[in-house]
A computed fold for a 478-nucleotide part of an RNA from a metagenome, annotated as small-subunit ribosomal RNA, 3' major domain. Rfam family: Bacterial small subunit ribosomal RNA. Its mean pLDDT, the model's own confidence on a scale to 100, is 81.

Context: one part of a larger RNA
């Protein structure tokens, strides 16, 4: 010097408090341990592993079993011989399929010194090679996590110390902030913090289709003339700076109040992650160094498998009811997606859904119906509450839903009456509560990632728990 301390001061932070909802109980959905298994591939482990890698395991993926195959390969680059293309479509035998053996239609390479000579395709050989989701993340490189968007980490001269180092960065204000300021053996200076970037929020100018319609006609309908005021929409520009005004304080930095303003003191949100720490995580995205396997630890392909189930835990989902179930009525959103796509309107079906098939490569058509809401009716019950399980007919998608998809109908109705010790989230357009879209995708969404609708409580305060930031102090630690 640091690190630690049931040492002290000093601040912070949904750390406590103060409130509001949950989790721990039930029932299902995931994901893990655990056991089972021929395999139940691997990885991820206290916060910072466990709805994680997986933005989607019927096949495929698929890396793991179990069986039939292949051996210069499923790829790549050279040699050798051969053939002259390649491709595309139909259909045969044989098998579980890879494959094996044969056939038929179309269409038939390019330069060319005309010599298979080059170059390309393809087939068979040979060997160098190929290949390995095989093993080290403690060899490693990129990327990530996490302290923490917490105010901290240094570095040049100068100074003091024999040095290790130390000053500066401590100090007295203040700040969200090493943020200013003042003083100061320091003086300056980088990485970090702020600002510069996106977005929302007022404004104002530019444009007016596919958007708007205020006033004139018109119409079932902004549907037409007709306009670009207005709404949007997307480009430029303004605006907020502690600028004004009072207080207060060291006349500083600021810090309380006010006007004015669409917004006031960092306006709200986001992206940005300093020197480092955890030999933290990833050799299974890619990349690589060393080892290892080479008729197998490589490569094909059928089936299995990850979907298993005395159990234990984590994350969710639905209740449990009356702030509510069920049924009627039918207002009001934003984000995105659409051609192997999205599918209006009419039809059929009790529906999942089918049939037709209009427009649309989209501010044009579509997906699109938002739901909470409001009227009725239930009247405290294991119920009209819940809705697992189960049985039975159905759609769908796709070669293929038995292992093991998702949906409808009708039957059938299980635990649950608000959950112990404990324990999470959240300060506002947040909590909590309500639908909607994307992404993967053929199909599957209680999960992920947007998106509006409706929308509170509470915060005296920092004594205590938790983690961090500065400054002393002890110390037998390194």
């Nucleotide at each position: 010097u640091g690190a630690c301390g049931g040492g002290g001061g000093c601040c912070c932070g949904c750390a406590c408090a103060a409130g509001c909802g949950g989790u721990g109980g039930a029932g299902c959905a995931u994901g893990u341990g655990g056991u089972u298994u021929a395999a139940u591939u691997c990885g991820a482990a206290g916060c910072a592993a466990c709805g994680c890698g997986a933005a989607g395991a019927a096949c495929c993926u698929u890396a793991c079993c179990a069986g039939c195959c292949c051996u210069u390969g499923a790829c790549a680059u050279c040699c050798c011989g051969g053939u002259c293309g390649c491709g595309a479509g139909g259909a045969g035998u044989g098998g579980a399929g890879a494959c094996a053996c044969a056939c038929c239609u179309c269409u038939u390479c390019a330069g060319u010194u005309c010599g298979g000579c080059u170059g390309g395709a393809c087939c068979g050989g040979u060997g160098a090679c190929a290949g390995g989701u095989g093993c080290u993340g403690c060899a490693u490189g990129g990327c990530u996590g996490u302290c923490g968007u917490c105010a901290g980490c240094u570095c040049g001269u100068g100074u003091c110390g024999u040095g290790a180092g130390a000053u500066g960065u401590u100090g007295g204000g203040u700040u969200a902030a090493g943020u200013c300021c003042c003083g100061c053996a320091a003086c300056g200076a980088g990485c970090g913090c702020a600002a510069c970037c996106c977005u929302c929020g007022c404004c104002u100018u530019u444009a007016g289709u596919u958007g708007c319609c205020a006033g004139c006609a018109u119409u079932u309908a902004g549907u037409u003339g007709g306009g670009c005021a207005c709404u949007c929409u997307a480009g430029a520009g303004g605006g907020a700076c502690u600028g004004c005004c009072g207080g207060u304080g060291a006349u500083a930095a600021g810090c309380c109040g006010g006007a004015g303003g669409a917004a006031g003191g960092u306006g709200g949100g986001g992206a940005u992650g300093a020197c480092g720490u955890c030999a933290a995580g990833u050799c299974c995205u890619c990349a690589u160094g060393g080892c290892c396997c080479u008729u197998a630890c490589g490569g094909g392909c059928u089936g299995a498998g990850c979907u298993a189930c005395a159990c234990a835990c984590g994350u969710g989902c639905u209740a449990c009811a009356a702030u509510g179930g069920c049924g009627g009525u039918g207002a009001c959103a934003g984000u995105g997606g659409g051609c192997a796509g999205c599918g209006a309107a009419g039809g059929g079906g009790c529906g999942a859904c089918c049939c037709u098939g209009a427009g649309c490569u989209a501010a044009u058509c579509u997906c699109u119906a938002a739901a909470a809401a409001c009227c009725g009716u239930c009247u405290c019950a294991g119920u009209u509450c819940g809705g697992a399980u189960u049985g039975u007919u159905c759609u769908c998608u796709g070669c293929a839903a038995c292992u093991c998809g998702a949906g409808a109908g009708c039957a059938u109705g299980a635990a649950g009456u608000c959950g112990g010790a404990a324990u999470c989230g959240c300060u506002a357009g947040u909590a909590a509560u309500c639908g909607c879209g994307g992404a993967u995708c053929a199909g599957c969404a209680u999960g992920c990632c947007g998106c509006g609708g409706u929308g509170a409580a509470u915060a005296c305060g920092u004594u205590c728990c938790c983690g961090g930031g500065c400054c002393u102090u002890g110390u037998a630690c390194a």

The RNAcentral record of the full RNA draws on SILVA.